Transfer RNA from Candidatus Micrarchaeota archaeon CG1_02_55_22, 73 nucleotides, folded computationally. RNAcentral holds the sequence, with entries from ENA.
């Protein structure tokens, strides 16, 4: 320099044009317990990387940008 490929809670991750954005660890309170752990029952957590553009509507669909993976030279 070229190409393709991803970016959602503290991590991992579904979702792929339309209502409150799943789940798992993890964390917090709660019950068990003498206590821990482990089991169960709840809560809190993401303006979905930024910006513009189609659209009656964008996490989703096009551009630009940033960051990250993988190949090529």
């Nucleotide at each position: 320099g070229g190409g393709c490929c991803c970016g959602u809670a503290g991590u991992c991750g579904a979702g792929u044009g339309g209502u409150u954005a799943a789940g798992a660890c993890g964390u917090u309170c709660g019950c068990u317990u003498c206590a821990c752990a482990u089991g169960c029952g709840a809560a809190a957590g993401a303006u979905c990387c930024g910006g513009a553009g189609u659209u009656c509507a964008a996490u989703u669909c096009u551009c630009c940008g940033c960051g990250g993976g993988c190949c090529c030279a």
Lineage of the source: Archaea > Nanobdellati > Microcaldota. Its Rfam family is "tRNA". From the family's description: Transfer RNA (tRNA) molecules are approximately 80 nucleotides in length. It is annotated as a transfer RNA.